[in-house]
């Protein structure tokens, strides 16, 4: 120089998942952080009238529904009626430093609840507030903070 890898990190990134208060917990004593618990503020999700809207549900066959972008199709593998489990190929969708639109590259495209049962739905009622990461092309036009 130039490629890879790993640490460590201002600012960020994915998600609803943030932010102030108040107490508690350390032990000579005090104090900040974590961390417990609680109230609030913001987001963020269930369930619940009338109208409307639907014609079904249940059993033979394993129903019906919720969160979330995470839906479908095809190919295959043991097996051998299926279904389920596995492995790939697309794929509806959804993500990458203020907004929108065109482009370009790259990533996801998962899990779980609930338990027979919930379409919408004002008042009401009620839950959540985690986890995970090392992430900044270009163009036009609008904005926003500095100077």
């Nucleotide at each position: 120089c130039a490629u890879g890898a790993a640490c460590a990190c201002a600012c960020g990134c994915u998600u609803a998942g943030u932010u102030u208060c108040c107490g508690g917990c350390a032990u000579a004593c005090a104090u900040a952080u974590u961390c417990c618990g609680g109230a609030a503020a913001g987001c963020g999700g269930g369930g619940g009238a009338a109208c409307c809207a639907g014609u079904u549900u249940c059993a033979c066959c394993a129903g019906g529904g919720g969160c979330g972008a995470g839906u479908c199709a095809c190919u295959u593998g043991g097996a051998a009626u299926u279904c389920a489990c596995g492995a790939g190929u697309g794929u509806a969708g959804g993500g990458u430093a203020c907004c929108a639109u065109c482009u370009u590259a790259c990533c996801c495209g998962a899990g779980u609840c609930c338990g027979u049962c919930a379409g919408c739905u004002a008042a009401c009622c009620u839950c959540g507030u985690c986890a995970g990461c090392a992430g900044u092309g270009g163009a036009u036009g609008g904005g926003u903070c500095u100077u």